This is a predicted structure of a 350-nucleotide part of an RNA (small-subunit ribosomal RNA, central domain) from a metagenome.
It matches the Rfam family "Bacterial small subunit ribosomal RNA".
Its mean pLDDT, the model's own confidence on a scale to 100, is 89.
[in-house]
Context: one part of a larger RNA
C1' cells in the first nucleotide's frame, strides 16, 4: 500500500471540447526498461529470531548462527507490460449516393387576437365579484361598422411525435450553416476511450448603454375580505417581459441515474432509413438498423422498482460521499459594475 458506496437514505460535476495524466485491437521481428532468475559485493555494532553457555532461576549477560525482506555490479530468460521497426482491418475516420428533422444565425413576409387613434350608427349604462366597491361613461362610454397605428405571441396541425451536448428549439419563405441516420463499394490504417487544470456554451431572474413598449405584470396606489390582511379576490399600475451589444454563471440545470465499449430471453406501440415478398398501385406482411415509449425472463435492489435506452454482467477513465445542526456559513483567495458566484472551515451543540 488495500474499505464501502453515489435513482429515492450522504454522494454524478449544468453541458461539452480538450492539453497533461491514466487506459488501449490483431499479427510479426528486434531491444531487454518494467518483470522473473543465478552469481558477486555490500547491507557497522547493538536490537529482533534460533541454538548453546554464565550469574541458584528469571530478568540480564556472553558466544555462535540465521536474518537484515534493501542497494549496486554482472550472467541469463522473453510469456506479459513497455520501446523501436514491419504488416493487418473487426475500433475510429474519409469519399460517394440518398433521407428525416420546431438544430443554429440573419433577412423578409402573413393572418387571427389585443390595445390605442379617427369617423359613422346608437343611448345609459359598462365593467367587475361569492356579493360588492374602487374604476370607466351624457365632454356620449360599453355594443356595433369602416379606416388607420403599434408591439408581442404564433390557435388548428400537435403526438406517449421530431431535432439538439446540455440550456433549449414551433406561423410561412429565402440565404448561410452544424450535427445525425441509411446503402453499396472504395480509401486511410489504431489515427481510439476518458480527462485533473483550462477553454467554450449555459433557462429564468438580475446588471450596464441605447432603443422599444400592445398585452401581461414584481414594487406601488386604491377597493374589498378580515379580529387584523403589509395576502388570497377586484380596479389601476412602474421596473421588467421585447430588440442590439456587453456582463452575470446560477436552477428540483432532474432520467434527482457521468462518459465510452462489450456481453446477457422476449412481447408490443411509435418516428427515420434500407432490403425482401406481394400487388395494377397504395396499404398490410417478413427481415435489418438507428431513435423514442410501454410491459416483462434471468439477474440486481433495503424496498420501491430497474430490466438490451439496466439500477444486470464486466472493463477503462473522471467527478463525488463519509452522522444531524452550526454551514450552499465565517475568514482568506480568485471572479463580478453590483447583486453576488466559486473554493471552504472551526468553536459549540445533539
Nucleotide at each position: 500500500c488495500u474499505g464501502g458506496g453515489c435513482g429515492u437514505a450522504a454522494a454524478g460535476g449544468g453541458u461539452u471540447c480538450g492539453c497533461a495524466g491514466g487506459g488501449g485491437g490483431u499479427u510479426u521481428g528486434c531491444c531487454a526498461a518494467g518483470u522473473c532468475u543465478g552469481a558477486u559485493g555490500u547491507g557497522a555494532a547493538a536490537u529482533c529470531c534460533c541454538g548453546c553457555a554464565g550469574c541458584u532461576c528469571a530478568a540480564c549477560u556472553g558466544c555462535g548462527g540465521a536474518a537484515c525482506u534493501g542497494c549496486a555490479u554482472u550472467g541469463g530468460a522473453u510469456a506479459c507490460u513497455g520501446g523501436c521497426g514491419g504488416a493487418c482491418u473487426a475500433g475510429a475516420g474519409u469519399u460517394c449516393a440518398c433521407g428525416a428533422g420546431g438544430g443554429g444565425u440573419g433577412a423578409g413576409c402573413g393572418g387571427a387576437a389585443u390595445u390605442c387613434c379617427u369617423g359613422g350608427u346608437g343611448u345609459a349604462g359598462c365593467g367587475g365579484u361569492g356579493g360588492a366597491a374602487u374604476g370607466c361613461g351624457u365632454a356620449g362610454a360599453u355594443a356595433u361598422c369602416a379606416g388607420g397605428a403599434a408591439g408581442a405571441a404564433c390557435a388548428c396541425c400537435g403526438a406517449u411525435g421530431g431535432c439538439g451536448a446540455a440550456g433549449g428549439c414551433a406561423g410561412c419563405u429565402c440565404a448561410c450553416u452544424g450535427g445525425c441516420g441509411u446503402g453499396c463499394a472504395a480509401c486511410u490504417g489504431a489515427c481510439c476511450c476518458u480527462c485533473a487544470u483550462g477553454g467554450a456554451c449555459g433557462a429564468a431572474a438580475g446588471c450596464g448603454u441605447g432603443g422599444g413598449g400592445a398585452g401581461c405584470a414584481a414594487a406601488c396606489a386604491g377597493g374589498a375580505u378580515u379580529a387584523g390582511a403589509u395576502a388570497c379576490c377586484c380596479u389601476g399600475g412602474u421596473a421588467g417581459u421585447c430588440c442590439a451589444c456587453g456582463c452575470u454563471g446560477u436552477a428540483a440545470a432532474c432520467g434527482u441515474u457521468g462518459u465510452g465499449u462489450a456481453c446477457u430471453a422476449g412481447a408490443u406501440g411509435u418516428g427515420g432509413g434500407c432490403g425482401g415478398a406481394u400487388u395494377u398501385g397504395a396499404u398490410c406482411c417478413c427481415g435489418u438498423u438507428c431513435g423514442u415509449g410501454u410491459c416483462c425472463a434471468a439477474g440486481c435492489u433495503a424496498a420501491c422498482g430497474c430490466g438490451u435506452u439496466a439500477a444486470g454482467u464486466a472493463c477503462a477513465c473522471c467527478g463525488c460521499c463519509u452522522g444531524g445542526g452550526g454551514a450552499c456559513u465565517a475568514c482568506g483567495g480568485c471572479c463580478g459594475c453590483a447583486a453576488g458566484g466559486c473554493u471552504a472551515a472551526a468553536a459549540c451543540u445533539c